[in-house]
RNA sequence: UCCUUAUUGAGAGUGGUGGAGGGAAUAGGCCCAAUGAAACCCGGCAACCGGUACGAACGGUGAAAGUAUGCAUUUCAUAUGCAAACCUUGCGCUUGUUCUGUAAAAAGGUGCUAAAUCCUACAGUCGCGACUUGGACGGCUGAGAGAUGAGGU
Numbered sequence: 001u002c003c004u005u006a007u008u009g010a011g012a013g014u015g016g017u018g019g020a021g022g023g024a025a026u027a028g029g030c031c032c033a034a035u036g037a038a039a040c041c042c043g044g045c046a047a048c049c050g051g052u053a054c055g056a057a058c059g060g061u062g063a064a065a066g067u068a069u070g071c072a073u074u075u076c077a078u079a080u081g082c083a084a085a086c087c088u089u090g091c092g093c094u095u096g097u098u099c100u101g102u103a104a105a106a107a108g109g110u111g112c113u114a115a116a117u118c119c120u121a122c123a124g125u126c127g128c129g130a131c132u133u134g135g136a137c138g139g140c141u142g143a144g145a146g147a148u149g150a151g152g153u
Base pairs, nucleotide, nucleotide: 002152003151004150005149006148007147008146013042015041016040017039021032022031023030026121027120028119029118043113044112045111048109049108052103053102054101055099056098057097058096059094060093061092062091064089065088066087069083070082071081072080073079117145122142123141124140125139126138127137
């Protein structure tokens, strides 16, 4: 750089440094900012990864029960007793793997910390109004683009 996937209307500062821009890009709007922008530090938020506990599935393992089967005795057929699996069944344990499982936290890795991702752009649908039949405007749904995490390349 590209691909996959989840999330994207919640939340978070009267702090310090800094000193003019900022809200991703293009366009249109609308905002923030000398009552101090960006950036950096500190603080905070959140819970994606990671950690902890529990659960489930799979795997491993343990003893048990059952049976195949074997042995003994016996019968016309067979039956009874004992043993018994690498097979079956449920149960227990588990330092293993998995689940985009549940809960409470917040060591660690990221992220975020004005406004819905500030809003719109493409498509569909509903409404309104108009008569120029193209559309505009408003609502909803989806797509696209972007952002962030995780995995892959």